[in-house]
Parts: sequence; C1' cells; structure tokens
RNA sequence: GCCGUUGUAGCUUAGCCGGUAGAGCAAUUGAUUCGUAAUCAAUAGGUCGUGGGUUCGAUUCCCAUCAACGGCU
Repeated sequence: GCCGUUGUAGCUUAGCCGGUAGAGCAAUUGAUUCGUAAUCAAUAGGUCGUGGGUUCGAUUCCCAUCAACGGCU
C1' cells in the first nucleotide's frame, strides 16, 4: 500500500432479502427475611462507531472515514 471481518444498553450479545431495537448479566425499587445472600416482581438504561447519500421510511442498502483484529505484498 491492497483486501477482508467486527463495531448495537455499564458488560456479553440477538435482530440485517428496509417498516418506529430485544435478551442475559449488572444497576435501581418493591416483596420475602430478625438482617444479609438467594428467590420473585417491576423500573430505568441504546441519536445501532462517525459523517454523508438513496428512500415515504435505514441498525439493515451505497460512499467516505475512525477504531480493533486478520490476510497479502
């Protein structure tokens, strides 16, 4: 220098032939207990790496770019 993979909640990740984003763990609150843990119930938390484009509509398609990893030279 060229090519490829990955990037989504605090962490691990699902969802991608386009239709207003879910789960587990963690957190908070409540129940239970003399109290803690465990258990049960509920709640909160995400401009889907960034910036553009296409579209009525983009996590999803296209372009550029950033980061991590891998391959070739």
Transfer RNA from a bacterium, 73 nucleotides, folded computationally. Its mean pLDDT, the model's own confidence on a scale to 100, is 82. Its Rfam family is "tRNA". Rfam classes the family as a transfer RNA.